[in-house]
This is a predicted structure of a 1747-nucleotide part of an RNA (large-subunit ribosomal RNA, half A) from a Chloroflexota bacterium. NCBI's taxonomy places the organism under Bacteria, Bacillati, Chloroflexota. The RNAcentral record of the full RNA draws on ENA. It matches the Rfam family "Bacterial large subunit ribosomal RNA". Its family is annotated with ribosome and structural constituent of ribosome in the Gene Ontology.
Context: one part of a larger RNA
RNA sequence: AGCCCACGGUGGAUGCCUUGGCGCCAAGGGCCGAAGAAGGGCGCGGCAAGACUGCGAAAAGCCUCGGUGAGCCGUCUAGCAGGCUGAGCCGAGGGUACCCGAAUCGGGAAACCGGCCUGGGUAAAACCCGGGCGCUGGUGGCUGAACACAUAGGCCACCUUGUGGUAAGCGGGGGAACCGAAACAUCCUAGUACCCCGAGGAAAAGAAAUCAACCGAGAUUCCCCUAGUAGCGGCGAGCGAACGGGGAAGAGCCCAAACCUGGAAGGCUGAGUGGCCUGGGGGCCUAUGCCUACCGGGUGUUGUACGGCAGGCCAGCGGAGGCCCCAGUCUCCGCACGGAGUCACAAACCCUCUCGCCAGGCGAAGGCACCUGGAAGGGACCGCCAUAGAGGGUGAUAGCCCCGUAGUCGAAAGCGAGAGGGCUCCGGGCCAUGUCCGUGAGUACCGCGGGACACGUGGAACCCCGCGGGAAGCUGGGGGGACCCCCCUCCAAGGCUAAAUACCCUUGGCGACCGAUAGUGAACCAGUACCGUGAGGGAAAGGUGAAAAGAACCCCGGGAGGGGAGUGAAAUAGACCUGAAACCGUGGGCUUACAGACUGUCGGAGCCCCGAUGCAAGUCGGGGUGACGGCGUGCCUAUUGAAGAAUGAGCCGGCGAGUUACUUCUGCGCGGCGAGGUUAAGGGAUGUAGAAGUCCCGGAGCCGUAGCGAAAGCGAGUCCGAACAGGGCGACUAGUCGCGCGGAGUAGACCCGAAACCGUGUGAGCUACCCAUGGCCAGGGUGAAGCCCCGAUAACAUCGGGGUGGAGGCCCGAACCCUCUGCUGGGACAAAAGCAUGGGAUGAGCUGUGGGUAGAGGUGAAAUGCCAACCGAACACGGAAAUAGCUGGUUCUCCCCGAAAUGCAUUUGGGUGCAGCCUCCAGGUAGAGGAGCGGAGGUAGGGCUCUGACUGGACUAGGGGGCGUGAGCCUACCAAACCCAAUCAAACCGCAAAUGCCGCUUCUUCAUUCCUGGGGAGUGUGACUGUGGGGGAUAAGCUUCAUGGUCGAGAGGGAAACAGCCCAGACCACCGGCUAAGGCCCCUAAGUGCAGGCUUAGUGUCAAAGGAAGUAGGGUCGCACAGACAGCCAGGAGGUUGGCUUAGAAGCAGCCAUCCUUCAAAGAGUGCGUAACAGCUCACUGGUCGAGGGACCCUGCGCCGACAAUUUACCGGGGCUCAAGCCUGCCGCCGAAGCCGUGGUCCUUCCCCGUUAAGGGGAGGGAGGUAGGGGAGCGUUCCCUGGGCAGCGAAGCUGGACUGUAAGGUCUGGUGGAGCCCAGGGAAGUGAGAAUGCCGGCAUGAGUAGCGUAAAGAUGGGUGAAAACCCCAUCCGCCGCAAGCCUGAGGUUUCCUACGCAACGUCGAUCGACGUAGGGUUAGGCGGGCCUAAGCCGAGGCCGAAAGGCGUAGGCGAUGGAGAGCCGGUCAACAUUCCGGCGCCGCCCGCGUUUCGCUUAAAGCCAAGGGGGGACACAGGAAGCUAGGCAGAGCGUGCCCAUUGGACAUGGUGCGUCCGAUCCUGUAGGCCAUGCCGGGAUAGGCAAAUCCGUUCCGGCGUUACGAGCUGAGGGGUGAGGCAACUCUAGGGUACGCCCUGGGGAAGUCUGCUGAAGCUACACCGGCUAGAAAAGCCUCGUGGCUAUGGAGCGCGGGUGUCCGUACCGCAAACCGACACUGGUAGGCUGGGGUAAGCGCCCCAAGGCGGAC
Repeated sequence: AGCCCACGGUGGAUGCCUUGGCGCCAAGGGCCGAAGAAGGGCGCGGCAAGACUGCGAAAAGCCUCGGUGAGCCGUCUAGCAGGCUGAGCCGAGGGUACCCGAAUCGGGAAACCGGCCUGGGUAAAACCCGGGCGCUGGUGGCUGAACACAUAGGCCACCUUGUGGUAAGCGGGGGAACCGAAACAUCCUAGUACCCCGAGGAAAAGAAAUCAACCGAGAUUCCCCUAGUAGCGGCGAGCGAACGGGGAAGAGCCCAAACCUGGAAGGCUGAGUGGCCUGGGGGCCUAUGCCUACCGGGUGUUGUACGGCAGGCCAGCGGAGGCCCCAGUCUCCGCACGGAGUCACAAACCCUCUCGCCAGGCGAAGGCACCUGGAAGGGACCGCCAUAGAGGGUGAUAGCCCCGUAGUCGAAAGCGAGAGGGCUCCGGGCCAUGUCCGUGAGUACCGCGGGACACGUGGAACCCCGCGGGAAGCUGGGGGGACCCCCCUCCAAGGCUAAAUACCCUUGGCGACCGAUAGUGAACCAGUACCGUGAGGGAAAGGUGAAAAGAACCCCGGGAGGGGAGUGAAAUAGACCUGAAACCGUGGGCUUACAGACUGUCGGAGCCCCGAUGCAAGUCGGGGUGACGGCGUGCCUAUUGAAGAAUGAGCCGGCGAGUUACUUCUGCGCGGCGAGGUUAAGGGAUGUAGAAGUCCCGGAGCCGUAGCGAAAGCGAGUCCGAACAGGGCGACUAGUCGCGCGGAGUAGACCCGAAACCGUGUGAGCUACCCAUGGCCAGGGUGAAGCCCCGAUAACAUCGGGGUGGAGGCCCGAACCCUCUGCUGGGACAAAAGCAUGGGAUGAGCUGUGGGUAGAGGUGAAAUGCCAACCGAACACGGAAAUAGCUGGUUCUCCCCGAAAUGCAUUUGGGUGCAGCCUCCAGGUAGAGGAGCGGAGGUAGGGCUCUGACUGGACUAGGGGGCGUGAGCCUACCAAACCCAAUCAAACCGCAAAUGCCGCUUCUUCAUUCCUGGGGAGUGUGACUGUGGGGGAUAAGCUUCAUGGUCGAGAGGGAAACAGCCCAGACCACCGGCUAAGGCCCCUAAGUGCAGGCUUAGUGUCAAAGGAAGUAGGGUCGCACAGACAGCCAGGAGGUUGGCUUAGAAGCAGCCAUCCUUCAAAGAGUGCGUAACAGCUCACUGGUCGAGGGACCCUGCGCCGACAAUUUACCGGGGCUCAAGCCUGCCGCCGAAGCCGUGGUCCUUCCCCGUUAAGGGGAGGGAGGUAGGGGAGCGUUCCCUGGGCAGCGAAGCUGGACUGUAAGGUCUGGUGGAGCCCAGGGAAGUGAGAAUGCCGGCAUGAGUAGCGUAAAGAUGGGUGAAAACCCCAUCCGCCGCAAGCCUGAGGUUUCCUACGCAACGUCGAUCGACGUAGGGUUAGGCGGGCCUAAGCCGAGGCCGAAAGGCGUAGGCGAUGGAGAGCCGGUCAACAUUCCGGCGCCGCCCGCGUUUCGCUUAAAGCCAAGGGGGGACACAGGAAGCUAGGCAGAGCGUGCCCAUUGGACAUGGUGCGUCCGAUCCUGUAGGCCAUGCCGGGAUAGGCAAAUCCGUUCCGGCGUUACGAGCUGAGGGGUGAGGCAACUCUAGGGUACGCCCUGGGGAAGUCUGCUGAAGCUACACCGGCUAGAAAAGCCUCGUGGCUAUGGAGCGCGGGUGUCCGUACCGCAAACCGACACUGGUAGGCUGGGGUAAGCGCCCCAAGGCGGAC
């Protein structure tokens, strides 16, 4: 270290539980707000700090009424103290109700600040308390311009006016995109999302200018049908009615007008018209008439037209009136009668009764006694109630213990409903009459352009809008889908209107809804913590026990924690139920140190343990471990193909993916009814109130029962057609409804995943640019223009020189800004840094504060840069589950079958449709193979007739060449046709197979064969190999076809290993047998087998052209005892040096010839050689030797050719040579999951039995399997019915045993402590190993990296349980233009003290910026409050679909202007704030004084106004000063000082020698002629002016000694303070000294240096030309004012509010951190160095940065 066992830790799964969620039903309720809402902030408690709840300064509450009632003072949260008690609690009505918020007096950074008026307090102011003061609209009033009236405008009052909020639902104004159309534009998504406006408890709609169809209906809304119909539609995708029918509900009305009448205004009219109600008569009228527009009342509201008016008819009573009389009639009043009504139609309210809501009340019935137990509600026994056996609680499971439940009762106040009464309102009717009047105008309608209607411009009606045109008017008008006629129907251009419908809240109830990773995001103090600038995003987190009985006491320990004791049924129930797994341990058994690995499996020795048996030894059985041996390439996904070095997974646990809806369609199964089947919405009954459920009704509607045709139409037929031809489609019957399952469609549709698109918002605290206002830039150098001088020149221009001068996107170089390069860093110090180097550094510079520009955009010295750490289009949320022909993932089991990677088409090629191939069901009887026979065909082969190609020859036209004057001739040149010979061809064939294909006959008897119809698929990426081809190079593990095979989807054996090759197709078991390929020496099963050959190369055990006396066999030819071949000996000659050529050429440079002779033989020469000869050889011959020798061809096996990289490494290895190599033949054996044998399982065909089922028997056949089809089951959660188990121990968890073919099941031990199971049926959030899945836990890396600048610590002492780092001391070190000091922003208590150490601190900690507690911030003068800039808001106003935008007056807004305090002391912590002292400002009062004035306004105050002033940039240089510094003297003082030659006084050394506002003085200097002073005029300064401006006159003054103004500094004043040191008293002590109180104490001068500060933006210079307003001064105008006002002095009073601690270059800010980063401004001493804020060293001061 591994395996196993036991016991723990960690962790929080599982089980059980539920306070919380989710859904539905019913009832009730449904707006709130200036009477201040919604929502917040801040407060309120006796002890009360925080949080929730409640409440509001009357503050966990006050008052009244009602209910209840013995307790109460809410919860976390106990206690103490103190109370109340008809309290408390519940309901109803009142009161109070801080501040913010529409927010409303003004402002504003919400919860704050500042006002005015008025009342009160006060002497008054300040201050405090109460009330009022917004805008808009309306109404009324008062005023009141241009412009006379008037109007606009202004002011005032009043108003139950509006404002703001609100989840969903509703109406309206605007209105996307992704997406779909497999692209896309019309179209779709969709009038959706979203924005805006508005209203309500609902909203909207609504009482026919509607439909319909020649019949009729009769407002609207909602539901079910009609119907996916009619239609619309790139006639694509898709969109999609209406009529009519059935239901829910049910309701109808009012104006305008005609006409009558009244009012008031204007006009007209002299009667013959008209009027005074009508008729007659009389009388009257200049308005008592008529007309016009207006207001009021009456009337009136319709389309078979209605109304008015007129006429006619009818109708209660009484009274009055209409100029008079008569008659009639009308009107009004009263009574009677009748009708109606409170949401529309007119409008309030009261009473009575009933019911309901908002609090509540009553409410039956068991037992301690037995059993178990901690506990009874369990078991047992015996009872009881029940209009109550819903539910919950109680120590386990309760009808009878408690709360409740059924039933029944109940309201002072408030609210709602109904009924009745009061009350209120209304009341002429009728007509076949007349036809005079009325009946909605810039309207209908038309043109053009749009929108909306299901309807996309279409034949496009109807409705609505914009622009233009523009009717009729009842003898009229609209509609009936262009239009016209007829007919029918309705009456627009005004308005109101419940219910049925939508949604939400409350209460109650219910659930085959969830049960803590679920259910809301949220069971818990959650829209919290936390993240983000913001919009916005957004968690985790439940459980002790019946009861806290929450562990007294003891022990260890600093504590935390633990051990005892005790409680309890239980304490591994102790901060908690159960308590799985990963992971980490402790103890034990076995194994392991020469051994190789998918971690297993098969075999197996040894060791250990248990059981049975036995006395034991042992035997048998079981378990743990596992030496050694055989075999053996994880899982998933994707692929032709993965162990793959292709994907995914660290491990474990939980969660995690084909669902649901639809009267859409289709198929199958089951069931009901059947020529029929069936209801939908809705209603009724029942039901526990309702719901669920059940039953009934409801026949609208749908499907079927008849088809055909475009249709008219006809009809078992019909259509085409002339057809009584023919053909097409039909007819000879089965449907329909429900449930289940398969599939499709529409929906997100199996789950997860984009890059993107659109809408509405949020962002410029980062960054870009811009605006406003401020700030910053050490030091050094260069030396432009201008000016001056000199020179040159006759002179000037000009030029040269010098001086002066001080320009510059000038130079060097710090701060500051930036980042060229290198290195480090890279899991960092840092999500951009560090070190070194570098660039700019008076400029187009850098920077602070405040502001502006916004995504279809901004900004951009331009890089597609930047716009909050990722920008070719920000971020957030929404449309939204966009879409994804793409990738990944997709969860239990068994059984049967089982593919494809092809064709055609495709904006198609990795997708899809159809076909092919698979499966299931039904029906059919067809199929396949062999043989025989018949047939079609033009491939292999062959061939050369054809078509072409091609070689040689012959022949021959033609051509070329030559000759010839020419005819013509020659030709060894080229060359058709023809001929001979030999060839070639995918696109040649006079030939022509094999195989395949088709048909017939027959045989085989083979099957899950075949065919048809229907349901469901998958596949349409293929791979290699053999054969036949194409492409390629007769390359490829290449590509593309064809045809087989295998793999794919196929295991087994062989090929060492090796998808595609060879053998062979795995249902299971067997320690049986036979074989295949291939093997049989060992590894390694089987022959060291037999016979005969071959090979010597380790060939075998890679390879070619080519090469070779390898070897074996065969063949042909020639030589040879008449002596071959080889060796040795000898010869190898003469003509002749052949001829030619040549300098030479003699056998041997070359050319030609190559004869003859001698001979045994010898070439006019085979090679070497020479300049040429020579020489040496060979051929050839003889001799010697003595038997075979030579050449060539064919074949087998070998040899060479043969060089690569870590190591043999090209037999799997060892090794093999009479083989273990190769060839031939033979015998035997081994060898697989093949075949056989034995046993078993399942499926299936047929037969038999059984009833057709279940089942049994028999005979056959079958069972590899991916995609995929089919079948049968297991398990999980919940429901119903029935049956059971359980404290004598449920579920869960954890071991063991048994069992089923599997998913699984059963029993049992332990744990656990309250629920659970079985059978049948039902419903699903139903099964996990993978999705770089989600959440949690735990590992690994690893005791590793690191512990965050390299300024540094050391020693001693102290404290403490403990000290490297806490304190003290002494040393050491570091910074010192900072690492010191002040201050802004930001932070927000971090400040100080005490006590602590769990966590935080990169270690430790006694310490801390940590925890707990207590304390701490004091202002007339500091900052804010006053003023204005950019910009922002913005009464009115202008513009705009809405939202809103702009902007006047006005306001807000510092980064600027204005503005009165200094020194010292003091707490642990504050100080210009407290204290001391001195001084200053504003306001009020009083006194004094001066001055003005006194009755209409001088002075004065107030308000707005005019003028002045405030008031301005940059650069440069110089001057005078000051701060500061240095030095010296003096003075004060501490310490040191001779042991030395002298002197004891000097000397040496150190420290100190200081601060101060105000007030007085007014210096250096500056301004100044364009000045100052006085006076006159003046039409400008929006009115006025004595002011300002302009102008005129006079005076002063005129280059600075001056007037005036200004003005640093200096001097004076200055209370005092401080002060080195010292004296003294007290205290402390670490003995060094320190603290506190009191006293004393020099504090004076000189020199040098010297600012960037002050004089002062003063001067000079140039050009880029450099805020506003207030305070202040002055002027007049308006208002107010008299025992008054103002100035000055003195005295007194008063001065509110906010900030103030602390950090502040950093451990407190911004960077997630105690982070090497970033962060505006001011002060900042000395020495050295040319200067300097550079660099080095030091002072004051601060530090040593936490391993």